Background
This is a predicted structure of a 172-nucleotide RNA (glmS glucosamine-6-phosphate activated ribozyme aptamer) from Halobacillus kuroshimensis DSM 18393. Its mean pLDDT, the model's own confidence on a scale to 100, is 76. Of the family's consensus pairs, 89% are formed in the model.
[in-house]
RNA sequence: CAAUCAUUAAAAGCGCCAGGACUGUGCAGAUGGAACGUUACUAUGCGCAGUUGACGAGGUGGAGGUUCAUCGAGCAUUCGGCGGAUGCCUCCCGGCUGUGACACUUCAGCCGCAGGUUCAGCUGUAAAACGGAAAGGCGACUUUUCGAACAAUACGGCUGGAUAAAGUGCAG
Numbered sequence: 001c002a003a004u005c006a007u008u009a010a011a012a013g014c015g016c017c018a019g020g021a022c023u024g025u026g027c028a029g030a031u032g033g034a035a036c037g038u039u040a041c042u043a044u045g046c047g048c049a050g051u052u053g054a055c056g057a058g059g060u061g062g063a064g065g066u067u068c069a070u071c072g073a074g075c076a077u078u079c080g081g082c083g084g085a086u087g088c089c090u091c092c093c094g095g096c097u098g099u100g101a102c103a104c105u106u107c108a109g110c111c112g113c114a115g116g117u118u119c120a121g122c123u124g125u126a127a128a129a130c131g132g133a134a135a136g137g138c139g140a141c142u143u144u145u146c147g148a149a150c151a152a153u154a155c156g157g158c159u160g161g162a163u164a165a166a167g168u169g170c171a172g
Stems, first nucleotide, its partner, number of pairs: 014083004019079001020052009055072003061092006093112006102169005116163009130147007
């Protein structure tokens, strides 16, 4: 110094990087530029070492399964790959709405502090990018900070309308 083992910390546009792109460096280097010679440069290629590789909003009852798992912003490599993930499916737990009191069972749909489906109106909330400053680096770039903004058929709030089962018991 490396490998292995153990422990601790750290997350969901999250983590990682062997393709690609870009930077530095070394070697090679055609056409062309003047007839010959020499040198040098460039496109380009290879090696080595690095850089980059998702900007926020929203989203977790439990178990199992599954993979291209919501919405928009951006001077769009935020390309590509791997892993994961609050998505989706099934079941389970607890509950909500539906026969306008209540309870139980079934049925249909839904919710995990919310709760059937659908329509209409009003309404809520960004960060990067950009410009500037400082620090680090040969450089590609990185970190911090200041300024003023601008979203979504996502998610939510309020109001109004339409519409949605059976049975039993009991009360009136």